[in-house]
RNA sequence: UAGGGUCUUCAGGGUAGGGUGAAAUUCCCAAUCGGCGGUAAAUGGCUGCAAAGUCAAAGCCCGCGACUCCUUGUUGAAGAACGAAGCGAAGCUAGUUCUCCAUAUGGGACUGAUUUGGUGCAAAUCCAAAGCCGACGGUAUAGUCCGGAUGGAAGAAGAUCGCA
Numbered sequence: 001u002a003g004g005g006u007c008u009u010c011a012g013g014g015u016a017g018g019g020u021g022a023a024a025u026u027c028c029c030a031a032u033c034g035g036c037g038g039u040a041a042a043u044g045g046c047u048g049c050a051a052a053g054u055c056a057a058a059g060c061c062c063g064c065g066a067c068u069c070c071u072u073g074u075u076g077a078a079g080a081a082c083g084a085a086g087c088g089a090a091g092c093u094a095g096u097u098c099u100c101c102a103u104a105u106g107g108g109a110c111u112g113a114u115u116u117g118g119u120g121c122a123a124a125u126c127c128a129a130a131g132c133c134g135a136c137g138g139u140a141u142a143g144u145c146c147g148g149a150u151g152g153a154a155g156a157a158g159a160u161c162g163c164a
Base pairs, nucleotide, nucleotide: 004161005160006159007158008157009156010155017029018028019027031144032143033134034133035064036063037062038061043056044055045054046053047052059132060131068109069108070107071106075102076101078099079098080097081096082095086092087091114130115129116128117127118126136147137146138145
C1' cells in the first nucleotide's frame, strides 16, 4: 500500500391565476417541474509564472434505477398425505412429498419525448427560437392531488479492516 472486505449516512421536483360545471389542482386558457452515471468545445470557478490540469455543465444523445409482469427458488408460516431401524400400551415425534401465501438472490420483458438557425476545426450538450415527453391504483379524465412510499434504488460521501 492497489485490488478487496465490513459498516454508517445521504440519495425527486412541480398548478400562481382564471373559465365551464351539481361536482374538476384531472376538461379548457394559462402556470410550473426535470433522479443517477457517461459524453463536453463555448462559458464560469479553483490551482499554476506559464504551458496546462481540475471542477461544474443534456428531461427529449448513450446507458441505469424505481413501478408493473414473467421466471428462478433462499427463508418462513398454514393445511393435507405418507411416515421410521427413534420412544412407546394405543400411538407420538423426527423426517419426506404436495398445495397455497409472503419473501431473499439472479435473469428477462415493459419503459416517453427535438428540431431549426448561429458560433466554431469539431455541437442533437453552448447561444437564440420554436416544439415535445412524463408508470400504476383512486377520483369529473392527473407529469404536479391522494396512495403503495417513514418503502426501494441507480448512485454519492465517509469511516474502518487488511494484504500482494
Overview:
This is a predicted structure of a 164-nucleotide RNA (FMN riboswitch aptamer (RFN element)) from Paenibacillus albiflavus. The model forms 100% of the base pairs in the Rfam consensus. Its mean pLDDT, the model's own confidence on a scale to 100, is 75.